[in-house]
The RNA shown here (transfer RNA) has 71 nucleotides and comes from an Isosphaeraceae bacterium. The RNAcentral record of the sequence draws on ENA. The prediction has a mean pLDDT of 84. Its Rfam family is "tRNA". About the family: Transfer RNA (tRNA) molecules are approximately 80 nucleotides in length. Taxonomically the source falls in Isosphaeraceae (Bacteria, Pseudomonadati, Planctomycetota, Isosphaerales).
RNA sequence: CGGCUUGUAGUUCAGCGGGAGAACGGGCGGCCGAUAACCGCCAGGCGGAGGUUCGACUCCUCCCGGGCCGA
Numbered sequence: 001c002g003g004c005u006u007g008u009a010g011u012u013c014a015g016c017g018g019g020a021g022a023a024c025g026g027g028c029g030g031c032c033g034a035u036a037a038c039c040g041c042c043a044g045g046c047g048g049a050g051g052u053u054c055g056a057c058u059c060c061u062c063c064c065g066g067g068c069c070g071a
Stems, first nucleotide, its partner, number of pairs: 001070007010024004018054001026042005047063005
């Protein structure tokens, strides 16, 4: 310098054009003599900027970060 891949909740990951989700973790409550376990509820996120579209986490371009390959 070029190519490929990846970035979604505190963590690990789904989601491939119209509802943003799961597990674990956290908070509150229930249960118990008490703790753990178990049950219920709650909070919390789409790397950034443009573009396409009626509509974008999703498609396109550029930038930024991680990983891999080539030179």